Transfer RNA from a marine eukaryotic metagenome, 67 nucleotides, folded computationally.
The prediction has a mean pLDDT of 81.
RNA sequence: GCUUAGCUCAGGUGGUAGAGCAUUCGACUUUUAAUCGAACGGUCGAGGGUUCGAGUCCCUCAGCGCC
Numbered sequence: 001g002c003u004u005a006g007c008u009c010a011g012g013u014g015g016u017a018g019a020g021c022a023u024u025c026g027a028c029u030u031u032u033a034a035u036c037g038a039a040c041g042g043u044c045g046a047g048g049g050u051u052c053g054a055g056u057c058c059c060u061c062a063g064c065g066c067c
Stems, first nucleotide, its partner, number of pairs: 001064003006021004015052001023039005045061005
């Protein structure tokens, strides 16, 4: 310094958690692929604190990386 969906990653000064890929379904196509549309998918590493409200601020711990 990093930890957020199966994977790769966003998330402004705290105010209803998102994208791409993957998966599933549908459209198109003789079929597949490609393309288009939709759906599915989250205890935001664990625990605690502050606050009306925490992915975001503070503390402890765990894992990973760099000096």